A computed fold for a 561-nucleotide part of an RNA from an uncultured Planctomycetota bacterium, annotated as small-subunit ribosomal RNA, 5' domain. Its Rfam family is "Bacterial small subunit ribosomal RNA". Gene Ontology terms of the family: ribosome and structural constituent of ribosome.

Context: one part of a larger RNA
RNA sequence: GAGUGAACGCUAGCGGCGUGGAUUAGGCAUGCAAGUUGAGCGCGAAAGCAUGAUGAAGGAUCCUUCGGGUGACUGAUUCCGCGAGUAGAGCAGCGCAAGGGUGAGUAAUACAUGGCUAACAUACCCCGAACAUGAGAAUAACUAUUAGAAAUGAUAGCUAAUGCUCAAUAGUUUCUUAAGACCUCCUGGUCUAAAGAAUAAAGGUAGGGAUCCUUCGGGACCUUCCGGUUUGGGAGUGGGUCAUGGGCUAUCAGCUAGUUGGUGAGGUAAAGGCUCACCAAGGCUAAGACGGCUAGGCGAUCUGAGAGGAUGAUCGCCCACAUCGGGACUGAGACACUGCCCGGACUCCUACGGGAGGCUGCAGUCGAGAAUCUUCCGCAAUGGGCGCAAGCCUGACGGAGCGACGCCGCGUGAGGGACGAAGGCUUUAGGGUCGUAAACCUCUUUCGCUUGUUAAGAAAAGUGUAUGUUAAUAGCAUGCACCCUGACAAAGGCAAGUAAAGAAGCACCGGCUAAAUCCGUGCCAGCAGCCGCGGUAAUACGGAUGGUGCAAGCGUUACUC
Numbered sequence: 001g002a003g004u005g006a007a008c009g010c011u012a013g014c015g016g017c018g019u020g021g022a023u024u025a026g027g028c029a030u031g032c033a034a035g036u037u038g039a040g041c042g043c044g045a046a047a048g049c050a051u052g053a054u055g056a057a058g059g060a061u062c063c064u065u066c067g068g069g070u071g072a073c074u075g076a077u078u079c080c081g082c083g084a085g086u087a088g089a090g091c092a093g094c095g096c097a098a099g100g101g102u103g104a105g106u107a108a109u110a111c112a113u114g115g116c117u118a119a120c121a122u123a124c125c126c127c128g129a130a131c132a133u134g135a136g137a138a139u140a141a142c143u144a145u146u147a148g149a150a151a152u153g154a155u156a157g158c159u160a161a162u163g164c165u166c167a168a169u170a171g172u173u174u175c176u177u178a179a180g181a182c183c184u185c186c187u188g189g190u191c192u193a194a195a196g197a198a199u200a201a202a203g204g205u206a207g208g209g210a211u212c213c214u215u216c217g218g219g220a221c222c223u224u225c226c227g228g229u230u231u232g233g234g235a236g237u238g239g240g241u242c243a244u245g246g247g248c249u250a251u252c253a254g255c256u257a258g259u260u261g262g263u264g265a266g267g268u269a270a271a272g273g274c275u276c277a278c279c280a281a282g283g284c285u286a287a288g289a290c291g292g293c294u295a296g297g298c299g300a301u302c303u304g305a306g307a308g309g310a311u312g313a314u315c316g317c318c319c320a321c322a323u324c325g326g327g328a329c330u331g332a333g334a335c336a337c338u339g340c341c342c343g344g345a346c347u348c349c350u351a352c353g354g355g356a357g358g359c360u361g362c363a364g365u366c367g368a369g370a371a372u373c374u375u376c377c378g379c380a381a382u383g384g385g386c387g388c389a390a391g392c393c394u395g396a397c398g399g400a401g402c403g404a405c406g407c408c409g410c411g412u413g414a415g416g417g418a419c420g421a422a423g424g425c426u427u428u429a430g431g432g433u434c435g436u437a438a439a440c441c442u443c444u445u446u447c448g449c450u451u452g453u454u455a456a457g458a459a460a461a462g463u464g465u466a467u468g469u470u471a472a473u474a475g476c477a478u479g480c481a482c483c484c485u486g487a488c489a490a491a492g493g494c495a496a497g498u499a500a501a502g503a504a505g506c507a508c509c510g511g512c513u514a515a516a517u518c519c520g521u522g523c524c525a526g527c528a529g530c531c532g533c534g535g536u537a538a539u540a541c542g543g544a545u546g547g548u549g550c551a552a553g554c555g556u557u558a559c560u561c
């Protein structure tokens, strides 16, 4: 000099863009952060509306043998209709493995770069081929009974499906046997032909009316769209493996029995001591094994002429973790942040028998700390999940709020104005200086404040219509027209009004280092980055005046080059 996720002191007008828990991976009240599909399936309310039926009870009137009867009227209750096959819970499908957070662990099972996989997997998506036949048994919801304080159940009965099971069909799928050709990277890969064996499926919406059936609702049948099954390929993604590279330490010198290799088996999507049985005795190490300490890695960031040195916030990619430790289940994918089980610590509820929980998601709270924000608005945009779609969900995201934390921009007025007011300071008492500074005159109005007006972020979707496709006025595609959707936003842009009006501080002035005098103090009080100042004339302490530097900031401290 440059820099910072900074903090502290004094000060502070506005805007834009960024950025903000670095310490205790400490504990957490509360709310929200992952749902969706009725075009897979069976159930199925209520409030309210409407007044139709029912008619407990009271009871006018009339009759009375005084017991009662009659019963206008009021009207509890119950049922029917609409609400509504809606809300809702349940079965089922897809998603919940993404997105979001953090850096504890990890010095190599990570990361970066470059290879290999002839040792592998891949839901959704795209392209191609073929298929979708027949049957069956359950179960939740529900109903009844019942245990428990609760959490949560138990027993019996009923029912559906794109849920489950069995059978059929079978190719270029898989396995076994065995042959040929080509290729290669050792095991082998690709292609062709043969024999045997194994394994599939699910329906739903809409439209049509020739034919058939009909419980007259519709169904079979045909077509459209969305799905289903098998298989080949693609795209993207992931698993495995090899080499090289990037910390400190020898006051760590030897380490290792699943250890190193082999045979066989198991296991996996897959090679492999990955695991196991047996056999052999190997394997690593001064080019630093083993141990210890520290640490997420990289793209990058800071500095520097560069070489280097330092760092790894925000943003992007990868990895790891989710109260601590362990385990598997489901699934295309997890050993799974807001899933399950077990154990530990902690917190909470309890009827003491037993249960519940996990902010290293967004806000917020306590604690510790020099120190780090709102318990905000919205799904309008972008993206994601589900859905044919309308749409629903989304603390991702878009925005607003707070903080001079940083960078950038703008303003705090402009021109004229005295041999120079007053006042301050100083003086050799003449003067000098603050100083064109002020006053005063003439202007301007950025920003602020007030008022008015007005874009873009919005295109889709929807409705209608035309054309194409089609048997079709269904569906789909394209075009046109109409209509609708904005959190931000009392923002932004533009215009008008207002009045110099509302807007300057901080540090320094002995040398390094730009900028000096007076007073006070008297080795005191104090200053100080280094040299050093202060003991009676201190340009170095404190105040004042003046000056210098930077400026909505200026200094100090800490750290890096």
Base pairs, nucleotide, nucleotide: 001561002560003559004558006557007556008555009554010553013410014409015408016407017406018405019403020402026366027365028364030363031362032361035094036093037092040091041090043088048082049081052079053078057074058073062069063068101321102320103319111245112244113243114242115241116240117239120238121237122236125234126233127232128231129230130229131228133167134166135165136164142157143156144155145154146153147152173198174197175196176195177194179192180191181190182189183188203226204225206223207222208221211220212219213218247293248292249291254284255283256282259281260280261279262278263277264276265275266274296318297317298316299315300311301310302309303308323344324343325342326341327340346357347356348355349354374400376399377398378397382396383394384393385392386391413443414442415441416440423434424433425432426431447502448498449497450496451495452494453493454492457488462482463481464480465479466478467477468476469475505550506549507548508547509546510531511530512529516545517544518543519542520541526533527532